[in-house]
Context: one part of a larger RNA
RNA sequence: CUAGGCGUAAAGGGUAAGUAGGCGGAAGCGAAAGUCAGAUGUUAAAGGCACCGGCUCAACCGAUGUACGGCAUUUGAAACUUCGUUUCUAGAGUAAGGUGGGGGAAGACGGAAUUCCUGGUGUAGCGGUGGAAUGCGCAGAUAUCAGGAAGAACACCGGUGGCGAAGGCGUCUUCUAUACCAUUACUGACGCUCAAUUACGAAGGUGUGGGUAUCGAACAGGAUUAGAUACCCUGGUAGUCCACACAGUAAACGAUAUACACUAGGUGUUGGGGGAGAUGAUCCUUCAGUGCCGUAGCUAACGCGUUAAGUGUAUCGCCUGGGGAGUACGAUCGCAAGGUUAAAACUC
Numbered sequence: 001c002u003a004g005g006c007g008u009a010a011a012g013g014g015u016a017a018g019u020a021g022g023c024g025g026a027a028g029c030g031a032a033a034g035u036c037a038g039a040u041g042u043u044a045a046a047g048g049c050a051c052c053g054g055c056u057c058a059a060c061c062g063a064u065g066u067a068c069g070g071c072a073u074u075u076g077a078a079a080c081u082u083c084g085u086u087u088c089u090a091g092a093g094u095a096a097g098g099u100g101g102g103g104g105a106a107g108a109c110g111g112a113a114u115u116c117c118u119g120g121u122g123u124a125g126c127g128g129u130g131g132a133a134u135g136c137g138c139a140g141a142u143a144u145c146a147g148g149a150a151g152a153a154c155a156c157c158g159g160u161g162g163c164g165a166a167g168g169c170g171u172c173u174u175c176u177a178u179a180c181c182a183u184u185a186c187u188g189a190c191g192c193u194c195a196a197u198u199a200c201g202a203a204g205g206u207g208u209g210g211g212u213a214u215c216g217a218a219c220a221g222g223a224u225u226a227g228a229u230a231c232c233c234u235g236g237u238a239g240u241c242c243a244c245a246c247a248g249u250a251a252a253c254g255a256u257a258u259a260c261a262c263u264a265g266g267u268g269u270u271g272g273g274g275g276a277g278a279u280g281a282u283c284c285u286u287c288a289g290u291g292c293c294g295u296a297g298c299u300a301a302c303g304c305g306u307u308a309a310g311u312g313u314a315u316c317g318c319c320u321g322g323g324g325a326g327u328a329c330g331a332u333c334g335c336a337a338g339g340u341u342a343a344a345a346c347u348c
Stems, first nucleotide, its partner, number of pairs: 003320004007302002012316001014200004021193003025088007033081002035077009048066003052062003091190001092187005097181003103176006110154001114150008125136002162169002205246006215239001219235004257315006265293012297304002321348003330341004
C1' cells in the first nucleotide's frame, strides 16, 4: 500500500469543543479545472506483437507494419464533481409561548444516627467470635435518662424512573446552563466529521494550609494454622472531609466512535402536544427519551433486531499469531509516584 475487520476472538480514542483536512441540500445561468470525444506532435534503436523472408528446421538473424498507455498542443461537449453568480426552504439556527429534571456553582438550616464530654439512676460485667482471646470496666463500664460538642452523610419518597458530553449527580434556598414540546415569524446550507490543539475527567496519589465524628491502607496486639508477613477480632496513622494547586489514569463498559437516511410489529414506563370522552377515568394519535419481547436481515455462535450488531453514506480512531511488553532505549509531561509515545533480540 492492498484487503479484511474492531459487542464477547487482535482492534472504538475516557468525554467534549474545535483548526487544518475530507465530505456536503433544491433550482436556474455561466466558466470549463477534473471528466469525455476528435486531431496533431512526441514517446531513439534494440525488445514485444502480426506477417513475410534467410540459415536443411528451430533457436538465431533480417525486412515491413503496428498497438495499448503516457505527455504536450489544439478543437469541441457540458450529464456529474468543481468554481462564479442569482434564487429557494425540506438540513442547520434565531425569536416569541409552555413543560420537566439528584445538570452545575455558592450559601444555609434541619432531623435521625455515630463518637466524645458533663451530670443523674444503677451494678458487675461489657464487647467480640465458629469458639475464644487481646481490649474496656469497681478510679463505676455496658445499659438508661438529661444536657453539651464535633465532623461526615442525607433514611422514607426512590422507580431497568430523571438529568448530564463523559466522569458523575439525591436535605433546603439563591444564582445559572441545557433539553424537550407546540405554533408562527425570520436567517438562508450558515451543515457533518475531525489529525493538531484546548477544556473536563471516578477512586487512589502528591504539595501547602485547615479539619478529623465515622470508617480505615501501613502498623501493633489477639486468634486460626504445620507456618499465617492473610482471611476473623481489638486498636489504629496516612487517607476519607474543605480550600487552592498538581496529577490524567480505570472492567473511564453498552467491553458497541460520531452524524444522517431507510427497513414488520407488540408491550411497559418518563416528559410534552393534538383528538374523543364530561374539564373525569379511560381510549385513539403524534414527537422526544428509557426498558422488555420479537419479524425480515445480520452473526462463528451467543445474540443484535427503528436505542441495530440490519441496509447504505460521510469522517475520525484503532487491529494484523502467543510470549518478550504496554517493557527497554530515546523524546516529552510531572514535585514525586508515574503518565504519553513505543521497539528489538530471543522463544513457541